Transfer RNA from a Candidatus Omnitrophota bacterium, 74 nucleotides, folded computationally. Its Rfam family is "tRNA". Gene Ontology term of the family: triplet codon-amino acid adaptor activity. The coordinates come from a structure-prediction model, not an experiment, and the mean pLDDT is 80.
Formats: sequence, C1' cells, structure tokens
RNA sequence: GUCCCCAUCGUCUAGCCUGGUCAGGACACCAGAUUUUCAUUCUGGCAGCACCGGUUCAAAUCCGGUUGGGGACG
Repeated sequence: GUCCCCAUCGUCUAGCCUGGUCAGGACACCAGAUUUUCAUUCUGGCAGCACCGGUUCAAAUCCGGUUGGGGACG
C1' cells in the first nucleotide's frame, strides 16, 4: 500500500443477509417476597446498537465515509 473480518446493556450474546411489536436472552447489580440469618428460589427494576452523513413513511439492519481492534498478501 491492497484486501477481508469485527464493533449492540457492567460482561457474554441473539437479531443484520430478508428495514416495521417496547432491540430479546443469560450472568451481574438494585428493590421486594420467601428464610431465624446467609445462600437458593420467585417477582419486579436498572442499562445498550462505535461515530458522521445519505436513502426511506420508517434504519441496529441498506449505501458512503471516519475511528478503533484483528487478520492475509506485498
């Protein structure tokens, strides 16, 4: 220098190809119930689409660019 892949709650991850419900789940955390207490179990809550722009009635999803990480070739 060229090309490819990845980026979503605190962590891990689904959804993206095929645009449309409140972005789902597990663990963690918080509150309550249960228990003599802790743990377990149950209920509820908290919290997220890397950034900018475009297309569209509607974008995590499609298009362009940027940033960061990883890889192949030279």